About this RNA
Predicted 3D model of an 86-nucleotide RNA (c-di-GMP-I riboswitch aptamer) from Peribacillus frigoritolerans. It was read from a public genome assembly, where an Rfam model found it.
RNA sequence: CCACGACAAAGGCAAACUCAUUGAAAAAUGAGGGCGCAAAGGCACAGGUCUAAGGUCCUGGUGACUAUGAUGGCUGGUCUGCCUGA
Numbered sequence: 001c002c003a004c005g006a007c008a009a010a011g012g013c014a015a016a017c018u019c020a021u022u023g024a025a026a027a028a029u030g031a032g033g034g035c036g037c038a039a040a041g042g043c044a045c046a047g048g049u050c051u052a053a054g055g056u057c058c059u060g061g062u063g064a065c066u067a068u069g070a071u072g073g074c075u076g077g078u079c080u081g082c083c084u085g086a
Stems, first nucleotide, its partner, number of pairs: 005083001012037002017032006035073001041079003045076003048071003054066004058061001
């Protein structure tokens, strides 16, 4: 320096659920909480998934389609980063 990642050390993040706020919803943010995580750090570029306000359609409904919405704790990609001990 590269790779790997222990039952190491120092720290870090925080699922479900509850409450509050925002939102049409998916979901997000804050507080509590702690299932897990070595990128569970950043980015919606590719695929996947969720939602359907607005729009389009006609059979006019508890309807269908649609992302410009969401998800990085679904996968890949890309950028960055702690430890350097077994």